The RNA shown here (c-di-GMP-I riboswitch aptamer) has 82 nucleotides and comes from a Pyrinomonadaceae bacterium.
NCBI's taxonomy places the organism under Bacteria, Pseudomonadati, Acidobacteriota, Blastocatellia, Pyrinomonadaceae.
The model forms 95% of the base pairs in the Rfam consensus.
Its mean pLDDT, the model's own confidence on a scale to 100, is 79.
Rfam family: c-di-GMP-I riboswitch aptamer. Rfam links the family to the GO term cyclic-di-GMP binding.
[in-house]
RNA sequence: ACCGACUAAAGGCAACUCCGUAGUGAUGCGGCGACGCAAAAUCGUGAAUCUCAAAAACAUUUGAGAUGGUCAGAUUACCGAA
Numbered sequence: 001a002c003c004g005a006c007u008a009a010a011g012g013c014a015a016c017u018c019c020g021u022a023g024u025g026a027u028g029c030g031g032c033g034a035c036g037c038a039a040a041a042u043c044g045u046g047a048a049u050c051u052c053a054a055a056a057a058c059a060u061u062u063g064a065g066a067u068g069g070u071c072a073g074a075u076u077a078c079c080g081a082a
Stems, first nucleotide, its partner, number of pairs: 012037002018031005035069001041075003045072003048067008
């Protein structure tokens, strides 16, 4: 110097509820708050789930969108025992 897990330290993020706001909606943003997170940082790449619209017909197909705290993947990052 590199890899590296536990523990510790320094920190970080922020569930649910409520209020306000944007949206047809899923949901997003801000405030309170702290369920939890070693990537709960970034990216809609793949799947999955959800919403809307249309068609068809008996619950399917197509298109557009949402969820990164559903899982996987890619990129980047603090400390650092053996």